The prediction has a mean pLDDT of 84. Predicted 3D model of a 71-nucleotide RNA (transfer RNA) from a Promethearchaeota archaeon. The sequence is in RNAcentral, with records from ENA. Rfam family: tRNA. About the family: Transfer RNA (tRNA) molecules are approximately 80 nucleotides in length.
[in-house]
RNA sequence: GGGCCUCUAGUUUAACGGUAAAACGGACGACUCAUAAUCGUUUGACCAGGGUUCGACUCCCUGGAGGCCCA
Numbered sequence: 001g002g003g004c005c006u007c008u009a010g011u012u013u014a015a016c017g018g019u020a021a022a023a024c025g026g027a028c029g030a031c032u033c034a035u036a037a038u039c040g041u042u043u044g045a046c047c048a049g050g051g052u053u054c055g056a057c058u059c060c061c062u063g064g065a066g067g068c069c070c071a
Stems, first nucleotide, its partner, number of pairs: 001070007010024004018054001025043006047063005
């Protein structure tokens, strides 16, 4: 220098263009003499900016970060 892939909650992952979901984690409560485990409730996210569309995490463009390959 060229090409390809990835980016969603604190973490790991889902989501035919139509209300963003789960597990673990955090908070509160129940249980217990107490802790853990278990159970209930709850908390919290689409990398950024544009475009297309009635509607975008999803499609397109630009940028950013990370990874892989070639030179």